[in-house]
RNA sequence: GCGCUCGUAGCUCAGUUGGAUAGAGUAGGUGGCUUCGAACCACUUGGUCGCAGGUUCGAGUCCUGCCGAGCGCG
Numbered sequence: 001g002c003g004c005u006c007g008u009a010g011c012u013c014a015g016u017u018g019g020a021u022a023g024a025g026u027a028g029g030u031g032g033c034u035u036c037g038a039a040c041c042a043c044u045u046g047g048u049c050g051c052a053g054g055u056u057c058g059a060g061u062c063c064u065g066c067c068g069a070g071c072g073c074g
Base pairs, nucleotide, nucleotide: 001073002072003071004070005069006068007067010026011025012024013023019057027045028044029043030042031041032040050066051065052064053063054062
């Protein structure tokens, strides 16, 4: 340099053929339980979906460029 895959919450990830409010676990906070903790239970907080454009009535999803990570080829 070229090709392929990936980038979604602090972390690990799901999100099917484009569709209605973007989710789970974990973590953080509050409460319960306990003599006090841990564990457990309930509630709750947390996202410019890597960045910028495009297509569309509608984009996490499709297209283009860029940035980053991994793998392969040279």
Record summary: Transfer RNA from a Candidatus Omnitrophota bacterium, 74 nucleotides, folded computationally. The coordinates come from a structure-prediction model, not an experiment, and the mean pLDDT is 81. Lineage of the source: Bacteria > Pseudomonadati > Candidatus Omnitrophota. Rfam family: tRNA. By type it is a transfer RNA.